RNA sequence: CAACGAUAAAGGCAAACUUUCCGAAAGGAAAGGACGCAAAGCCAAAGGGUCUAACCGCGAAAGCGAAUGACAGCCGAGCUACCGAA
Numbered sequence: 001c002a003a004c005g006a007u008a009a010a011g012g013c014a015a016a017c018u019u020u021c022c023g024a025a026a027g028g029a030a031a032g033g034a035c036g037c038a039a040a041g042c043c044a045a046a047g048g049g050u051c052u053a054a055c056c057g058c059g060a061a062a063g064c065g066a067a068u069g070a071c072a073g074c075c076g077a078g079c080u081a082c083c084g085a086a
Stems, first nucleotide, its partner, number of pairs: 004084002012037002017032006035073001041079002047075002049071003056065003
């Protein structure tokens, strides 16, 4: 330096759920809370996937389609990073 990842040390993040706020929704922010995580750090403006459907299109309606809205704690790629037993 690269790979790897303990029953190590130090520290980190925080699912469900609750409350408040933002949002049409999906979802997000903050506080509480821990199911888990060795990248659960970044990247969604061009890998794939998933969710939503305000606007728009179709429709008599019900509804259907559709991202310019989201998800990185769905998978992969890329970038960056703490520690050091085997």
Molecule: c-di-GMP-I riboswitch aptamer
Organism: Clostridiales bacterium